The RNA shown here (Bacterial RNase P class A) has 359 nucleotides and comes from Oceanicaulis sp.
It is recorded under the gene name rnpB.
Rfam family: Bacterial RNase P class A. From the family's description: Ribonuclease P (RNase P) is a ubiquitous endoribonuclease, found in archaea, bacteria and eukarya as well as chloroplasts and mitochondria.
[in-house]
RNA sequence: AGAGUUGACCGAACAGUCGCUGGAGCAGUGUUUUCACUGUUCUGGAGGAAAGUCCGGGCUCCAUAGGGCAGAGUGCCAGGUAACGCCUGGGCGGCGUGAGCCGACGGAAAGUGCAGCAGAAAGUAUACCGCCUAAGUAGGCUUAGGCCUGCCGGUAAGGUUGAAAUGGUGCGGUAAGAGCGCACCGCACGCCUGGCAACAGCGCGUGGCGAUGGAAAACCCCACUCGGAGCAAGACCAAAUAGGAACCCCUUACGUGGCCCGCGUUGGGUUCGGGUAGGUUGCUUGAGGUGCAAGGUGACUUGUAUCCCAGAUGAAUGACUGUUCACGACAGAACCCGGCUUACAGGUCGACUCUUAUU
Numbered sequence: 001a002g003a004g005u006u007g008a009c010c011g012a013a014c015a016g017u018c019g020c021u022g023g024a025g026c027a028g029u030g031u032u033u034u035c036a037c038u039g040u041u042c043u044g045g046a047g048g049a050a051a052g053u054c055c056g057g058g059c060u061c062c063a064u065a066g067g068g069c070a071g072a073g074u075g076c077c078a079g080g081u082a083a084c085g086c087c088u089g090g091g092c093g094g095c096g097u098g099a100g101c102c103g104a105c106g107g108a109a110a111g112u113g114c115a116g117c118a119g120a121a122a123g124u125a126u127a128c129c130g131c132c133u134a135a136g137u138a139g140g141c142u143u144a145g146g147c148c149u150g151c152c153g154g155u156a157a158g159g160u161u162g163a164a165a166u167g168g169u170g171c172g173g174u175a176a177g178a179g180c181g182c183a184c185c186g187c188a189c190g191c192c193u194g195g196c197a198a199c200a201g202c203g204c205g206u207g208g209c210g211a212u213g214g215a216a217a218a219c220c221c222c223a224c225u226c227g228g229a230g231c232a233a234g235a236c237c238a239a240a241u242a243g244g245a246a247c248c249c250c251u252u253a254c255g256u257g258g259c260c261c262g263c264g265u266u267g268g269g270u271u272c273g274g275g276u277a278g279g280u281u282g283c284u285u286g287a288g289g290u291g292c293a294a295g296g297u298g299a300c301u302u303g304u305a306u307c308c309c310a311g312a313u314g315a316a317u318g319a320c321u322g323u324u325c326a327c328g329a330c331a332g333a334a335c336c337c338g339g340c341u342u343a344c345a346g347g348u349c350g351a352c353u354c355u356u357a358u359u
Stems, first nucleotide, its partner, number of pairs: 001355010012324007020045011047330001051341002054339005059230004071226005076090005091105001092103004106221002111219002114214001128159002130155003136151006167185006186209001187207005192201003234281004244272006253265004288307008325328001
């Protein structure tokens, strides 16, 4: 200098004017008021994702959720956390020259099922081409030794199919071959050593290795977790309507009865209650932010100081003017918080890698 990897951060800036909305103060009006309205002064007012609503939790109600079944989810190990499917560190596997990146990463020796086409053969394994003719047997040739052909056979070294074919290399061995034997490598099991563990070891021993092939993102098995609904949750105040309860009035009508009282139904009134419209609350001080110190590889934790930083409900956060620049992306809170994922013009800082050149 070029090409990359990774972590963190910013998300046009400044000034003025006029609006919208939350809060506080003051003044006025509503007979009074802690209430409402008007005016005025000061002051707060979207994001890194406010988004998707995919996980986890707080909070609320229903409920009592102890156990089992069903269902759903998670799945290497250790740690962090309120919790998680998140994060950190580590292991193993894969990719990359590397910094680094990616991984549904428990069990296929419980059972059931699956594998198209091709191929001899796809799990009960098997033999198309090829190789062999030592042994057995039939025939031919030959003086003989022997040679040739077939049958019965042997073999899995070589070829052929496939995504995948049952250890690899070498030497020995054999008729030809083969873990058939041996050495090394690989694999399995047991022990030892290191590590909290996952796991690792050119540590030791045993086993010739069709043991135990693949696939669990097929059913399934194992371990662990999970009650449901959600701020339109829920609580309070309360015009109206229906039905309801208590008391009082009229006995108007009807029933009971021969008649009166009484009782029941009906009618009127008061009170309670009910809870629709509407209003209040939940509602923003929180697993909170920032600085410093300490612990930890880290996620994070602890201590201390300091700060208050939107809270609307048809729902505010806008418009205009001026100056400057790199000329401005994705995008708008609605109970709150921790994550993940997705979108994003442009820019800043730290750490690291590779290549080339120079010293």